[in-house]
Bacterial RNase P class A from an uncultured Bryobacteraceae bacterium, 363 nucleotides, folded computationally. Rfam family: Bacterial RNase P class A. Rfam classes the family as a ribozyme.
RNA sequence: CUUGCCGGACGGGCAGCCGCCCGCAAGGGAGGAAAGUCCGGUCUCCACAGGGCAGCGUGCCGGCUAACGGCCGGGGGGACAGGCUCAAAGCCUGUUUCACGGAAAGUGCCACAGAAAACAUACCGCCGCGCCUUGACGGGCGCGGUAAGGGUGAAAAGGUGCGGUAAGAGCGCACCGCGUCCGGAGUAAUCCGGAUGGCAGGGUAAACCCCACGUGGAGCAAGGCCAAAUAGGGGAGGAGGAGCGGCCCGCUCCGCUACAACUUCCGGGUAGGCCGCUAGAGCCGGGCAGUAAUGUCCGGUCGAGAGGAAUGGCUGCCGCCCCGCAAGGGGAACAGAAACCGGCUUACAGUCCGGCAGGCUCC
Numbered sequence: 001c002u003u004g005c006c007g008g009a010c011g012g013g014c015a016g017c018c019g020c021c022c023g024c025a026a027g028g029g030a031g032g033a034a035a036g037u038c039c040g041g042u043c044u045c046c047a048c049a050g051g052g053c054a055g056c057g058u059g060c061c062g063g064c065u066a067a068c069g070g071c072c073g074g075g076g077g078g079a080c081a082g083g084c085u086c087a088a089a090g091c092c093u094g095u096u097u098c099a100c101g102g103a104a105a106g107u108g109c110c111a112c113a114g115a116a117a118a119c120a121u122a123c124c125g126c127c128g129c130g131c132c133u134u135g136a137c138g139g140g141c142g143c144g145g146u147a148a149g150g151g152u153g154a155a156a157a158g159g160u161g162c163g164g165u166a167a168g169a170g171c172g173c174a175c176c177g178c179g180u181c182c183g184g185a186g187u188a189a190u191c192c193g194g195a196u197g198g199c200a201g202g203g204u205a206a207a208c209c210c211c212a213c214g215u216g217g218a219g220c221a222a223g224g225c226c227a228a229a230u231a232g233g234g235g236a237g238g239a240g241g242a243g244c245g246g247c248c249c250g251c252u253c254c255g256c257u258a259c260a261a262c263u264u265c266c267g268g269g270u271a272g273g274c275c276g277c278u279a280g281a282g283c284c285g286g287g288c289a290g291u292a293a294u295g296u297c298c299g300g301u302c303g304a305g306a307g308g309a310a311u312g313g314c315u316g317c318c319g320c321c322c323c324g325c326a327a328g329g330g331g332a333a334c335a336g337a338a339a340c341c342g343g344c345u346u347a348c349a350g351u352c353c354g355g356c357a358g359g360c361u362c363c
Stems, first nucleotide, its partner, number of pairs: 001359010012318007020029003031334001035345002038343005043219004055215005060074005075100001076098009101210002106208002108204003123150002125146009158176006177199001178197008223275004233266005240254005282301008320331004
C1' cells in the first nucleotide's frame, strides 16, 4: 500500500422552483433499521379473597434498569494466536465463543460399527497349565488368568511415568484428575492450599423429569364522550288519525277498548364526529460518581401526529465512486412511521476510525 473478517460511527451537503400532509398562523414533516412482531414495559379495558397444583417462561455470580430472555463487569469451559520452556505438560497474556442449574434422585434413548453402549464385557492379542503333534522352532485343542497392546465407534469403567508380575492390572508409588473433610481469599460465582480415600463413574436434561425464581387475559380496531336517518325497546296522552282540497261536504287508507293507529318524551346502539394522540424512562451540550452498563446535576431545546395513509419531483453548485489523456459521461444500497417507549434479530451501496489475519513493495 492492498484484500478479507470483526467491532464502532455516518447513511451525502447547500440553494432555488413546483407540489403533498399537519397547523388559524408561525412553523414542522421518516429510519438506523420506521422492518420482523421475538422479548420487556407505559397506558386501557376485562377478570381476580388467600394458598396450592397444573401449564408456560427463565437458569454460573454480581451489578444496571421502569422492566426484560437486554446491557455491563466478573468466574468457569471451548477454540485460535503469542510469550516463558530444549520440548511436552503446565503457566501467563490477548482475541473470540458458550441455553453455563442438576446425569453421585428416578425413567427413557444411544443409528452404524463393535465382544461389549452399561448389574459391564472379551473379537484379535498376551500369559500359565494339561493333552495331541514336531527332530526342533513351532502348531492345534481344552481349561484358566488378563485388559497392557490392536481393532470398532461420536463415545469403551481415569491419564502419564516408574516399580511390580507368568502376563497384566490403582496391584504399589509419584504427579495430574476425582470424591470427602479442613483452612484461607472473595459480596458471590469461584480460586488457592493442606489432609484423606485407590477412587464414585459413559453420554444425553435444546428427552421426560428434579430444583430455584418468575408468571392473569386481551390489546389504541385498547377504551371514553357526543350523536342522524331507519328499525326495535320503555313511559305518558290517546278515539280518532292521515291523504285529496282554499274551506265544508264527500271519497280513499289505517285504527276503534287494545301488545292499537297517531302524538310526544326517554333510553340503548349504528353511520358520523371528538378525545385517547404525542413534552417524553425525550433530545443536545457540559460537570460529577462509577472499570463499565448506568445514575445524577446544570444549561439549552421542542422534532410527524394525520384518514387506508403526506414526507415527493426538477434544476444548479459542492462532496464520494466508476469510465475517459481531456472535454465530458454514468452511478449511489437496505428500506419507509400509525398509541408510545427500552431491547433483540434480520437487511444494507458507499465512506471514516480501531483491532486481527493474509499478500505485495521499500528500508